[in-house]
RNA sequence: AAUCUUUAAAGAGUUUGAUUCUGGCUCAGAACGAACGCUGGCGGCGUGGUUAAGACAUGCAAGUCGAACGAAAUUAGAUUUUAGCAAUAAACUCUAAUUUAGUGGCAAACGGGUGCGUAACACGUGAAUUAUUUUCCGUUAAGCCUGGAAUAAUCUAGGGAAACUUAGUGUAAUACCAGAUAGUAAUUGUAAAAUUUAAAGGAGAAAUCCACUUAACGAUAAGUUCGCGGCCUAUCAGCUAGUUGGCGGGGUAAUGGCCCACCAAGGCUACAACGGGUAGCUGGUCUGAGAGGAUGGCCAGCCACACUGGAACUGAGACACGGUCCAGACACCUACGGGUGGCAGCAGUCGAGAAUCUUUCACAAUGGGGGGAACCCUGAUGGAGCGACGCCGCGUGGAGGAUACAGUCUUCGGAUUUUAAACUCCUGUCAUGCGAGAGUAAGGUGAAUAACUUGAUAGUAUCGCAAGAGGAAGAGGCGGCAAACUCUGUGCCAGCAGCCGCGGUAAUACAGAGGCCUCAAGCGUUGUUCGGAAUCACUGGGCGUAAAGGGUGCGUAGGUGGUUUAAUAAGUCAAUUUGUAAAAUCCAUGCGCUCAACGCAUGUCUGCAUUUGAUACUAUUAGACUCGAGAUAUUUUGGGGAGAUGGGAAUUCACGGUGUAGCAGUGAAAUGCGUAGAUAUCGUGAGGAACACCAAAGGCGUAGGCACAUCUCUAAGAAUUUUCUGACACUGAGGCACGAAGGCUAGGGUAGCAAAUGGGAUUAGAUACCCCGGUAGUCCUAGCAGUAAACGGUGCAUGCUUGGUGUAUGAAUAUUAGACUAUUUAUGUGCCGGAGUUAACACGUUAAGCAUGCCGCCUGGGAAGUACGGUCGCAAGAUUAAAACUCAAAGAAAUUGACGGGGACCCGCACAAGCGGUGGAGUAUGUGGCUUAAUUCGAUGCAACGCGAUGAACCUUACCUGGAUUUGACAUUCAAAUAAUUAUCCAUCGAAAGAUGUUUAAGCAUAGCAAUAUGCAAUUUGAGCAGGUGCUGCAUGGCUGUCGUCAGCUCGUGUCGUGAGAUGUUGGGUUAAGUCCCGCAACGAGCGCAACCCUUGUUUUUUGUUGCUAUCAGAAAUUCUGAGCACUCGAAAAAGACUGCCUAGAUCAACUAGGAGGAAGGUGAGGAUGACGUCAAGUCAGUAUGGCCCUUACAUCCAGGGCUGCACACGUACUACAAUGCUAACUACAACGCGCUCCAACGCCGCAAGGCAUAGGUAAUCGCUUAAAAUUUAGCUAAGUUCAGAUUAGAGGCUGCAACUCGCCUCUAUGAAGUCGGAAUCGCUAGUAAUGGCGCAUCAGCUACGGUGCCGUGAAUACGUUCCCGGGUCUUGUACACACCGCCCGUCACAUCAUGGAAGCUGUUUCUGUUUAAAGCAAUUUUGUAUAACGAAAGAAUACUAUUGCUAAAAUAGGGAUGGUGACUGGGAUGAAGUCGUAACAAGGUAGCCGUAGGGGAACCUGCGGCUGGAUCACCUCCUUA
Repeated sequence: AAUCUUUAAAGAGUUUGAUUCUGGCUCAGAACGAACGCUGGCGGCGUGGUUAAGACAUGCAAGUCGAACGAAAUUAGAUUUUAGCAAUAAACUCUAAUUUAGUGGCAAACGGGUGCGUAACACGUGAAUUAUUUUCCGUUAAGCCUGGAAUAAUCUAGGGAAACUUAGUGUAAUACCAGAUAGUAAUUGUAAAAUUUAAAGGAGAAAUCCACUUAACGAUAAGUUCGCGGCCUAUCAGCUAGUUGGCGGGGUAAUGGCCCACCAAGGCUACAACGGGUAGCUGGUCUGAGAGGAUGGCCAGCCACACUGGAACUGAGACACGGUCCAGACACCUACGGGUGGCAGCAGUCGAGAAUCUUUCACAAUGGGGGGAACCCUGAUGGAGCGACGCCGCGUGGAGGAUACAGUCUUCGGAUUUUAAACUCCUGUCAUGCGAGAGUAAGGUGAAUAACUUGAUAGUAUCGCAAGAGGAAGAGGCGGCAAACUCUGUGCCAGCAGCCGCGGUAAUACAGAGGCCUCAAGCGUUGUUCGGAAUCACUGGGCGUAAAGGGUGCGUAGGUGGUUUAAUAAGUCAAUUUGUAAAAUCCAUGCGCUCAACGCAUGUCUGCAUUUGAUACUAUUAGACUCGAGAUAUUUUGGGGAGAUGGGAAUUCACGGUGUAGCAGUGAAAUGCGUAGAUAUCGUGAGGAACACCAAAGGCGUAGGCACAUCUCUAAGAAUUUUCUGACACUGAGGCACGAAGGCUAGGGUAGCAAAUGGGAUUAGAUACCCCGGUAGUCCUAGCAGUAAACGGUGCAUGCUUGGUGUAUGAAUAUUAGACUAUUUAUGUGCCGGAGUUAACACGUUAAGCAUGCCGCCUGGGAAGUACGGUCGCAAGAUUAAAACUCAAAGAAAUUGACGGGGACCCGCACAAGCGGUGGAGUAUGUGGCUUAAUUCGAUGCAACGCGAUGAACCUUACCUGGAUUUGACAUUCAAAUAAUUAUCCAUCGAAAGAUGUUUAAGCAUAGCAAUAUGCAAUUUGAGCAGGUGCUGCAUGGCUGUCGUCAGCUCGUGUCGUGAGAUGUUGGGUUAAGUCCCGCAACGAGCGCAACCCUUGUUUUUUGUUGCUAUCAGAAAUUCUGAGCACUCGAAAAAGACUGCCUAGAUCAACUAGGAGGAAGGUGAGGAUGACGUCAAGUCAGUAUGGCCCUUACAUCCAGGGCUGCACACGUACUACAAUGCUAACUACAACGCGCUCCAACGCCGCAAGGCAUAGGUAAUCGCUUAAAAUUUAGCUAAGUUCAGAUUAGAGGCUGCAACUCGCCUCUAUGAAGUCGGAAUCGCUAGUAAUGGCGCAUCAGCUACGGUGCCGUGAAUACGUUCCCGGGUCUUGUACACACCGCCCGUCACAUCAUGGAAGCUGUUUCUGUUUAAAGCAAUUUUGUAUAACGAAAGAAUACUAUUGCUAAAAUAGGGAUGGUGACUGGGAUGAAGUCGUAACAAGGUAGCCGUAGGGGAACCUGCGGCUGGAUCACCUCCUUA
């Protein structure tokens, strides 16, 4: 110091337009016996066949003892004999040493491997063994005596290819046998006692040592038994005949059905037996805050196995990995007769696999076997080798050094890479070279701490010296989660992706590059486990609507249980006792390797058993109590239930009367009924079903459910009383009973209604909604069935916790003569609401609040309440109840919008009331289409179509054909060159543009006398660049349209809500208006509205030319000239109108209605003015502009053509169809504007268009400029005309280089359609519609009948808001949010995937019966064979054979379970655009849904009952609002 403790616990992305919740999916962390990809310097310590318990070549992995034994061989020595002169040789014997084939002993049962089997006393833990064994070892006691017979070896003779084997001769022992002795052994016995069983020697000179036998104890190692503990499955619910027990035997070391005979009929099981699947168990390991979860490789303990199956032998120990026997499969040898083998020991090989090493060294150390010892053996072990497989450590350099280069980006300024490099100076780890060089040794011998001897690792660690930055960096990532950003390429392609998701021409998401980030000799990916996940919740979740309360009750087991006393001490408790909890690991503290990893030491360890104690609580036992529960008594209530009887109204039918043409039915019709007399009406009768009013959110019942009346039987609740029992209670898995409608079986019944079905309608269709008929059924009896939105979507029971107000039934009190009434109270049933709860909605003493007990149920969506299996059912079907696969959501509540064939209110030429048109004709013009070399392009519902274009003959022009040019038609910069240039005239070719050539003349400015210099201009060449009406309006700016001149759109602060949001902005009035007033948790403010601006309507003042002319003068045709400024008018400044005044209404507010005055009255009229936003609305062709594209062409120039093309369709206009008109003639009254390349008077010519000619006018001066309709007069007289004017012919005019394609105008002639327009549709509310003319812009001219202004003439109508269209506000529903042009369902067709059924086919496994039965064991035996020990012998005994029993494998027959495959078939899921409809979401256009039944291409439709999770309107009732 370790269990105390202040230690220890993180979240994120993804459902939505947004929000809160529920809920899944995914990510960040740690780990690994790993594998794969890229890369790779060194060392230490670990670790390495997870798959085929697949098959194995080769070598090795268990031997040792001569101090148990005989024998053999070799070596040395000695004695003797023989031969020889001798050396010497041979033989015998003996001694010593070495070696060992065999006998014998011990070991081989350890050590080493693997995890097949096993769900079991296999393992773990704690006990038991009075039910046991234990070689070797230790201690103790006693012994170790006397004999005997064999056998291997050896030798001889055979068999065999071999393996091996037969016979004979022959020998030893610590081998074997007999006898003796022996108790503290064994057996028998109550005891006394009796009986039985042992032994071996060896070494040494010796002391002595080592053995041996018996017994006891110990130690060690085992056997057996028991309590408790740890997998999944009930779609396994019943299992079991040696099964359970007993008696008696057998067997074992030992208990036991372990085995046998007999007897009994037991034993196990919901606390999960039996069966199936999977799996060695543990210490531990990984993860986690923990509790848990997952796991069991290395190391350690136990178990099991050794090619597969079976069996025993030997032994202390095995039913034996490197032993035996048998069977089987496989492999090998063979002379075909027969044999041999077992790497899941160490290496190694093949195989399968994503994947796992050397056929190494040594017994030096540790340990094991044998031996007295030396020593021998040991792939145990110690080491080394290979592999980044893991953990740990080290290095790849350090200091200085700058606006450098390349690269990348760029806003072109620069930034970044970057002190990084180069360069200078230093250091020397590791690696390299040279040299030195270990410890690990305790041990052995020995008296000895002395001395001597022993190293595989290893010439290694380590140390010293040397040299030199030299030899040493990669991998992944950079959209968010999640640290790190730019460029280029690509263009829904190629590709990425853990989730969300990127990519369709400006990709931080693909690919490459630069830069950056994170780790680092590694980095990523894949796989697996835990975590996050409180997402199975013990710690620590839920069930009204998100998944989830059983349809209801009774009740068994179980769980839980009121008050009190005593005992016990099972649970419980404890600073109680003891044992155990192996070591290693983890943790703590120290120590050792230079550090660390690693190692060593010490300490600690929540369990189990046990001892002692305590007795509050629980429990057990005994006793008591009354408040829970029940019973009695009294009173009372009700559509509670069952059976029986009775009743009237209505429908239908039948009969009869009256009576006549219709009835019935619908949105409208038709089918149907009726002159054979219906409907209607009156009477009589028949029959079945249901019970109006009362009637209510009221009553009763457990639920389903229950309603005319009466009777009988029966059940229950409540109140009052406090008489009795004395916890008798609560809940309730299984179980039992009840259980709407529909359905089924059998028999009845059938009035009405009515699935199916027939007919009629509707419709594109209509298997529907609507109508006319109509069968099952609906009703009764007896059964079955067992489900509903069986809902309060809310399990049952008990207690506690502010209130208000109804209602049903009862009771008490007060008052009263009695009632009414009031107050209080109990039970039931409603509404509102406080605290509290809830995600919110909401619930709120009838809880969804606070608590307790018990039961049921849930764990993402779909597949699916489906398949298979089981149970039940006559069937329909019910119940129990999955998986593969697939998606990243599915869902709840509330919010803001949008929408509704929802509601309320309001407005608008929206409708209505009117006037005039369009749609029919002709023409003009635009568009579509067609055509074309081109008919350039754009605009396309409202909001394109007389639009861009307010002017296409050329030009314009963008298009087409043809001809030309290339630094360019145009801009600018640089360089070089130059009179080779420029200008002008002319010529040739040509359609022109242009090309080619020629003549003449010769630059400009400055300085300088000049030469000349500099600059400018011009041209040529070259390079940058020009140019593009080429693309993208879905990259953009700007501008515009539209909703809409609609009244809206927002903000600050505050408040409310968890939040999105709300409030304000809603409400009551009012307005043209979110205009104003009042009220209000709001108070204020902004953009819009209004006003300010312009025009116009009235007046005043000022001014008076170019305007005006009343008065005056002149002239007199004319304001022509004076004069004047009154008037008109022009242009400047003012005034005026504000609901200011009156009356009435109103909250006496806003305001509304009427009136006065006034030129004008309630915004006087008109214009300009267009909030936040919507439509990816329009425009790249007005201009601007990003990106892309073209560059002798998509640029530029020119000529001609085209934009004008014509079977057709549409839009917008003009002119008409005529008499309110047309024609002719006379005649009156404007305004706005415009004019010098222009307006043009007067005059003359022409029928006219126009021409000639020319005054005036730069404009209140001159001109365009006669306004027309109107008015007056005349004609026409209802007709295709004296209407209408198209078309065509001819003749002219004007503009212009030029009128052919392709202009306008004039005259003459021609004289088409058209007689008021189908469906449909447009404009307009007053100086408006309608109608008449005039001007202007563009412009040479004109297609203008268009556009835009001006003035003249000048109406009708509006009851009103039901309906159509558009808009605004409030509210409601929603499955919509790209917002109804939304969403979305099912069949069918096609493709892919997984899966169910299926005749069969084929495996695996298991059970039962039968047959055969190896080896082995046991038993039996009057047979047979053989034999050394005992016996004098007979014989005994033993062995073999034989027989019987058991039995592996095998065979056969039949079952069970579980896989694979399978023609065909069922549904399911997914898929970019398929087909048919439109079922659901809004009242979804027939409200929807649940159960059930029938029907139908399909969604679905219909019947019956139920639910609200239905909108809308009305009525009734109740509550809130003090």